[in-house]
RNA sequence: UGGUAGAGGCGCAUCUUUCAUCAGUAAGUAUCCUAAGGAGGAGGGACUCCGUUGAAGGAUAACGAAAGGGAAAAAUGCCGAAGGCGGUACCCCUCCCUGCGGAGUGCUGCCUGGGUAUCCGGUUAACAGCCGGAUAACUGUCACCGUAACCGGUGGAGCGCUACCGUA
Numbered sequence: 001u002g003g004u005a006g007a008g009g010c011g012c013a014u015c016u017u018u019c020a021u022c023a024g025u026a027a028g029u030a031u032c033c034u035a036a037g038g039a040g041g042a043g044g045g046a047c048u049c050c051g052u053u054g055a056a057g058g059a060u061a062a063c064g065a066a067a068g069g070g071a072a073a074a075a076u077g078c079c080g081a082a083g084g085c086g087g088u089a090c091c092c093c094u095c096c097c098u099g100c101g102g103a104g105u106g107c108u109g110c111c112u113g114g115g116u117a118u119c120c121g122g123u124u125a126a127c128a129g130c131c132g133g134a135u136a137a138c139u140g141u142c143a144c145c146g147u148a149a150c151c152g153g154u155g156g157a158g159c160g161c162u163a164c165c166g167u168a
Stems, first nucleotide, its partner, number of pairs: 001166006009079001011078004016073004029061005037050004041100001042098005082112009092102002113139002116136008141156006
C1' cells in the first nucleotide's frame, strides 16, 4: 500500500403476522340552534366546485374507522451496520407570488465506535417511541505510561481495529 475474512452486543436496519393504543376520536347520518359563506396544505390573488332545497360554527343521539408511531415473534440484509445536519438538482400537494410548509428521489460536504440511564429541546394523541444536545458510568478498540502478571491510568477515533494473502 492493495485485497479477502472477521470482531464489538439489550448491536443496526428492513419486511410480514398478531396484539394493544390511536378512539368512542375523525368522517358520514338524523334532529335542533344559528345565518352566508365554505373547500381545493398556509396567506393573498386567479380558477373550479359546493351553499338559503341552509355554508361555516355549535349542541344532542345512534353508529363508528384508518394511517403514522408502539410491543412480541419469525425471516432477510448486515457491522458507517445505521442515524443526523447542510448544500444542490428534479418532482408532487389545481395555477401565480412568498425568506412559506410538507412528502419523495439523485448528487455532494460535515458529524457520530456502540448500547443504556438522567436532564433539556423538537416531533407526536401520548409520560410510549424517534431525533438533537449535555452529563454519567458501562462496553469494544488502538496508542502511551505503570505492573512479574492479572490489571490499572491518560488520551484518540470506525477513512478505525484484528487475522490472513499479496505488492513496493
Model confidence (mean pLDDT): 83 of 100. The RNA shown here (Lysine riboswitch aptamer) has 168 nucleotides and comes from a soil metagenome. The model forms 98% of the base pairs in the Rfam consensus.